A computed fold for a 350-nucleotide part of an RNA from an uncultured bacterium, annotated as small-subunit ribosomal RNA, central domain. Its mean pLDDT, the model's own confidence on a scale to 100, is 84.
Context: one part of a larger RNA
RNA sequence: CUGGGCGUAAAGGGAGCGUAGGCGGAUUUUUAAGUGAGAUGUGAAAUACUCGGGCUUAACCUGAGUGCUGCAUUUCAAACUGGAAGUCUUGAGUGCGUAAGAGGCAGGCGGAAUUCGUUGUGUAGCGGUGAAAUGCUUAGAUAUGACGAGGAACUCCUAUUGCGAAGGCAGCUUGCUGGGUCGUUACUGACGCUGAUGCUCGAAGGUGCGGGGAUCAAACAGGAUUAGAUACCCUGGUAGUCCACGCCGUAAACGAUGAAUACUAGGGUUGGGGGUUGUCAAUGACCUCUGUCCCGCCGCUAACGCAUUAAGUAUUCCGCCUGGGGAGUACGGUCGCAAGAUUAAAAUUC
Numbered sequence: 001c002u003g004g005g006c007g008u009a010a011a012g013g014g015a016g017c018g019u020a021g022g023c024g025g026a027u028u029u030u031u032a033a034g035u036g037a038g039a040u041g042u043g044a045a046a047u048a049c050u051c052g053g054g055c056u057u058a059a060c061c062u063g064a065g066u067g068c069u070g071c072a073u074u075u076c077a078a079a080c081u082g083g084a085a086g087u088c089u090u091g092a093g094u095g096c097g098u099a100a101g102a103g104g105c106a107g108g109c110g111g112a113a114u115u116c117g118u119u120g121u122g123u124a125g126c127g128g129u130g131a132a133a134u135g136c137u138u139a140g141a142u143a144u145g146a147c148g149a150g151g152a153a154c155u156c157c158u159a160u161u162g163c164g165a166a167g168g169c170a171g172c173u174u175g176c177u178g179g180g181u182c183g184u185u186a187c188u189g190a191c192g193c194u195g196a197u198g199c200u201c202g203a204a205g206g207u208g209c210g211g212g213g214a215u216c217a218a219a220c221a222g223g224a225u226u227a228g229a230u231a232c233c234c235u236g237g238u239a240g241u242c243c244a245c246g247c248c249g250u251a252a253a254c255g256a257u258g259a260a261u262a263c264u265a266g267g268g269u270u271g272g273g274g275g276u277u278g279u280c281a282a283u284g285a286c287c288u289c290u291g292u293c294c295c296g297c298c299g300c301u302a303a304c305g306c307a308u309u310a311a312g313u314a315u316u317c318c319g320c321c322u323g324g325g326g327a328g329u330a331c332g333g334u335c336g337c338a339a340g341a342u343u344a345a346a347a348u349u350c
Stems, first nucleotide, its partner, number of pairs: 004321003007304002012318001014201004021194003025088007033081002035077008048066007091191001092188003095184003103177007110154001115149007125136002162169002206247003210243002216240001220236004258317006266295003273289001275287001299306002323350003332343004
């Protein structure tokens, strides 16, 4: 390389947009690049194969024939792929109507709680633990009432819920705004799918600068525990946690399952939306579509299990794997303020 694979054995890129490229709906005419058929030329000899001949045989030598699967020119065919021209509506999109949602961004407002401050009541403890102690407290704590300050998070509702490409998103409200669904079939007429490089987004944490700082809390300090205890437990506590503007670009970034299309038994739960028919016992019933969850045939799987949301049956495109360690490391490159990220070996060893 081929082959075989990628839920759990090695292996799906964290996610999207999209360039090149690859692949691409129905139909008519045409073309003849691919494709198919024929002809001509060439395809040296040797080698190869078949039938013979010569050395006692064989290897070897040798005659004849075939082949040399290729290339070029030319003639023909037109189903398929490609090119050109045209038509179509099922794919895709637009318009109109409908309604759901923690989708995003910006602003405003709210109550509960923690902490702190002032003050009233009140007196000896509080706190904490397995038990304690450090700690707080007669300079009046804890408890309780009133008032105030400030920051962060939004109890119940709340779930097998909903929305989003993923990360993720939850008090109420206003403004701006993205996407999806259903119906109608009015319009465009293949405008599509995938997507190397690229660009954008990307939890937590870290980082730069300026704010903010209630809580919690790496580091750190003390008290315990213990043989020790650089821990688990306790009392404190700084970065950080929050905001604005940048950077970092990683996660068990998980459904450990790439995207898209088509086909293939059923049953049920929950929630949402839309349409239709009939009935009137009208917050219902039935049907259909979209999403979501459970069970379960065929089929698949090493098994577990998956099973119309496939890990089934097929197709297109991308990414990735190739024994364990060495190693996601070294060196070099690129990126970064740094931390580091990314790309990525070998010697060697079993």